[in-house]
RNA sequence: AACUCAUCCAGACCAGCCGAGGGACGGGCCCGACGACGCUGGGGCAACCACGAGCAGAGCCACGACGGAAGUCGCUGCCCGCAGGUGCCAACUCCCGCGACCGUCAUCGGGCCCAGGGUGGGCAAGGUGGUCGAAAGAUGGGUC
Repeated sequence: AACUCAUCCAGACCAGCCGAGGGACGGGCCCGACGACGCUGGGGCAACCACGAGCAGAGCCACGACGGAAGUCGCUGCCCGCAGGUGCCAACUCCCGCGACCGUCAUCGGGCCCAGGGUGGGCAAGGUGGUCGAAAGAUGGGUC
């Protein structure tokens, strides 16, 4: 790098260096000479993995560990602790971008259909708000 699984509206800043852009891209909206972004040091947040305790379930044919034996452990889930390996410390992954559905503009004007003496009824497209999903991405675990 590839595949796969989980999570992504919570949380967490100081100092030094540098000096102009940064938030991937487009649109927006922000951050930034009161120094952003980045780098270094310290501090912190969180709890994915690891580790430990407890509870529950499965299994105990065979295999392995302990045991004289009975048996317990191995696996899974939940919960708690810890802080070893990562990660993170502006804005929901800053918001939107693709699709579906619901509301609304809104029967006022335009398009299409129906009805018609007149008032009218419906559909599509579009704008806008919301919900859900997809895609892309980030982080961690696993496989190769």

Source information: A computed fold for a 144-nucleotide RNA from a Planctomycetota bacterium, annotated as SAM riboswitch aptamer (S box leader). The source organism's lineage runs through Bacteria, Pseudomonadati and Planctomycetota. It matches the Rfam family "SAM riboswitch aptamer (S box leader)". Gene Ontology term of the family: regulation of gene expression. The sequence was found by an Rfam model in a public genome assembly.